[in-house]
Record summary:
Model confidence (mean pLDDT): 81 of 100. This is a predicted structure of a 75-nucleotide RNA (transfer RNA) from Candidatus Kaiserbacteria bacterium RIFCSPHIGHO2_12_45_16. It matches the Rfam family "tRNA". Rfam classes the family as a transfer RNA. The organism belongs to Candidatus Kaiseribacteriota, within Bacteria.
């Protein structure tokens, strides 16, 4: 250079273009217990960036950024 994967919460990872994007694990509180500690009940906490399609986008299409692979061309 070509081409094709992924990019959501602090980690791993869900989510048919339509309800308030959840779930573990971790944090922060409350309760319990003499005390810790487990289980238990609450909280906070995320759609890579910019545009377009659509009534409506995490999702579909352009580009752009990071990442991983496979080709290739030089040396």
């Nucleotide at each position: 250079g070509u081409c094709g994967g992924u990019g959501u919460a602090g980690u791993u990872c869900a989510a048919u273009g339509g309800u308030c994007a959840g779930a573990a694990c971790g944090a922060g509180g409350g309760a319990c217990u003499c005390a810790u500690a487990a289980a238990c009940c609450c909280u906070a906490g995320a759609c890579g960036g910019u545009a377009g399609u659509u009534c409506g986008a995490c999702u579909c299409u352009a580009c752009c950024c990071a990442u991983c692979g496979a080709c290739a061309c030089a040396a």

The same sequence occurs in records of 4 taxa.